This is a predicted structure of a 367-nucleotide RNA (Bacterial RNase P class A) from an Acidobacteriota bacterium. Of the family's consensus pairs, 94% are formed in the model. Its mean pLDDT, the model's own confidence on a scale to 100, is 75. It matches the Rfam family "Bacterial RNase P class A". The family's RNA type in Rfam is ribozyme. The sequence is in RNAcentral, with records from ENA. Lineage of the source: Bacteria > Pseudomonadati > Acidobacteriota.
[in-house]
C1' cells in the first nucleotide's frame, strides 16, 4: 500500500424569526407554557396483542413448515451446535424428512434414460462373410448409463473372489440431540428429480382498528296511540261537489291544495361527535445467570396521535466532503450533506440509503 470479510453505533448540531398539529394554564374569538417520525415510520412478507364473528370432540378438505437442541407471548424469527456445499483466508451459503408405497416425468444425442441397455469393440462357433452366443474391462453419447482402485481370475469379462475407500446394516462408545468414532456382518439393495402429484411428522377457525362500541340531526321509510275519514252520481273502476284543516303577507275576500290525512310518541339506521387510541411482551441504566439468543432483580423515565390527515420554511453561525482563487499547517468565495416520512399496537424478516468507526483475513513494497 492493494484487495476483501464481520460488527456495532450514529443519522448534521445550535439560535433567531414566522408557521402547523396536540395536551395544560390562563385575566379567554386572545394570549403563555410543554411536547411533536424513523432506523427503516416502507414492503404489507411472518407471528403475536386487542375487537367481533363461529365453535361439544374428533375428522376429511385446504395451506404452512420440514436436521437437532434452545431462547421467546408467538413464529417460517434468533442463538448455539450438527451436516453438506463454496473461498488460499478471514468469512458465507443451504426448502437440509421420504425416490426400497404408488402414478408420472427426464429435451437433443445415444444402442439403451429405467422390467435397464450389445452401437463400435473384445472373446467363442464359424474358412470366411453373413449370422448365433457371450462380454459393461476399453470407445462412443449425455447433465446423468447397476459404486471406485488394485491384485487375483478368465476364452474375453464380470463383487465372479480378495484388500482399501464408499454404501446399507448390527452392536458398542461419546454426545440432551442431530451426529461422529470404533469393531462386525452384507457383495451392494441399484439413475435423477418430492421447488411433479404424493406419502410421512407437526401446526393452523375466519375477518381486521374502515375491528368494534357510546350518543345522535334532517329526509324517506317502519311501528304504536289520539283526531279525522262528509255529500251526490255510478254496478264498478271511478267522476264531481264541499268542509274541519293548510299555503299564498298579519287580517277578510279570492285562490289553489284537500284523507295515500294531521298530531304525537316509540324504535333501527344515515351525516356529526365521541370512546377504541397510545403506559407498553415499553425505553434507558447498573448488577446477577449464560458461550450465545435471552433472562432475573434493583433504580429512573414517560417519549407524536392527526383523520381534506400536524411535524414545515426562511436566515445566521459551526461542523463533514467536493470545486475555484490565493500571500498555502491559513484564509475567501461557491457547491453539497443520503434513504425516506407515523395513521390500533407489538416481535421479526426483506427491500432501500450515507460517511465514518472497530476488529479480522490475504497479497505487495521497505526496515
Nucleotide at each position: 500500500g492493494g484487495a476483501g470479510c464481520c460488527g456495532g453505533a450514529c443519522a448534521g448540531g445550535c439560535a433567531a424569526u414566522c408557521g402547523c398539529g396536540a395536551u395544560c394554564u390562563u385575566u379567554a374569538u386572545g394570549a403563555g407554557a410543554u411536547c411533536g417520525a424513523g432506523g427503516a415510520a416502507a414492503g404489507u412478507c411472518c407471528g403475536a396483542a386487542c375487537u367481533c364473528c363461529a365453535c361439544a370432540g374428533g375428522g376429511c378438505a385446504g395451506u404452512g413448515u420440514g436436521c437437532c437442541u434452545c431462547g421467546u407471548a408467538a413464529c417460517g424469527c434468533g442463538a448455539g451446535g450438527g451436516a453438506g456445499g463454496g473461498g488460499c483466508g478471514a468469512c458465507c451459503c443451504u426448502a437440509c424428512g421420504g425416490a426400497a408405497a404408488g402414478u408420472g416425468c427426464c429435451a437433443c444425442a445415444g444402442a439403451a434414460a429405467a422390467u435397464a441397455c450389445a452401437c463400435c469393440g473384445c472373446c467363442u462357433c464359424g474358412u470366411a462373410a453373413a449370422g448365433a452366443g457371450g462380454u459393461a474391462a476399453g470407445g462412443g453419447u449425455g447433465a446423468a448409463a447397476u459404486g471406485g482402485u488394485g491384485c487375483g481370475g478368465u476364452a474375453a469379462g464380470a463383487g465372479c473372489g480378495c484388500a482399501c475407500c464408499g454404501c446399507g446394516u448390527u452392536a458398542c462408545u461419546g454426545g440432551u440431540a442431530a451426529c461422529a468414532g470404533u469393531a462386525g456382518c452384507g457383495g451392494c439393495a441399484g439413475g435423477g428429480a418430492a421447488a411433479a402429484c404424493c406419502c410421512c411428522a407437526c401446526a393452523c377457525g375466519g375477518a381486521g382498528c374502515a375491528a368494534g362500541g357510546u350518543c345522535a340531526a334532517a329526509u324517506a321509510g317502519a311501528a304504536a296511540a289520539g283526531c279525522g275519514c262528509u255529500c251526490c252520481c255510478g254496478c264498478g273502476a271511478g267522476g264531481g261537489a264541499a268542509a274541519a284543516g293548510g299555503g299564498c303577507g298579519g287580517c277578510c275576500c279570492g285562490u289553489c291544495c284537500g284523507a295515500u290525512g294531521c298530531u304525537u310518541u316509540u324504535g333501527g339506521g344515515u351525516a356529526g361527535a365521541c370512546c377504541g387510541c397510545u403506559g407498553g411482551a415499553u425505553c434507558c441504566c447498573u448488577g446477577g445467570a449464560g458461550u450465545g439468543a435471552u433472562u432475573c432483580a434493583g433504580g429512573g423515565a414517560c417519549a407524536a396521535g392527526a383523520u381534506g390527515a400536524a411535524u414545515g420554511a426562511u436566515u445566521g453561525c459551526c461542523a463533514u466532503c467536493c470545486c475555484u482563487g490565493u500571500u498555502u499547517u491559513g484564509c475567501a468565495g461557491g457547491g453539497a450533506u443520503a434513504c425516506a416520512g407515523a395513521a390500533u399496537u407489538c416481535g421479526g424478516c426483506u427491500u432501500a440509503u450515507g460517511g465514518a468507526c472497530g476488529g479480522c483475513u490475504c497479497c505487495g513494497g521497505c526496515a